[in-house]
RNA sequence: GAGGACUCUCUGGAGAACACAUUCAGUUGUGUGCCGAAGGUGCAAGGUGUUUACCGAAUCUCUCAGGCAAACGGACAGGGAUGCGAUA
Repeated sequence: GAGGACUCUCUGGAGAACACAUUCAGUUGUGUGCCGAAGGUGCAAGGUGUUUACCGAAUCUCUCAGGCAAACGGACAGGGAUGCGAUA
């Protein structure tokens, strides 16, 4: 002691599933389908390089991971902190 980032905390917080078998069970398995908002992949402008390469954003993209009752999780948004904090 500003509030850009991070951390903690409170509140809000979307999408998408059926079939068959199985189970005490929404349990487990298989098949097919689907969703994007943890994480991760890809790149536009621009920059570097100079021969085709590298760097490079998102709620875009892919769907690897994750998810498709509820709960949990959850990008993001807002509030709070005697955390952190000026090479931020």
Predicted 3D model of an 88-nucleotide RNA (Glycine riboswitch aptamer). It was read from a public genome assembly, where an Rfam model found it.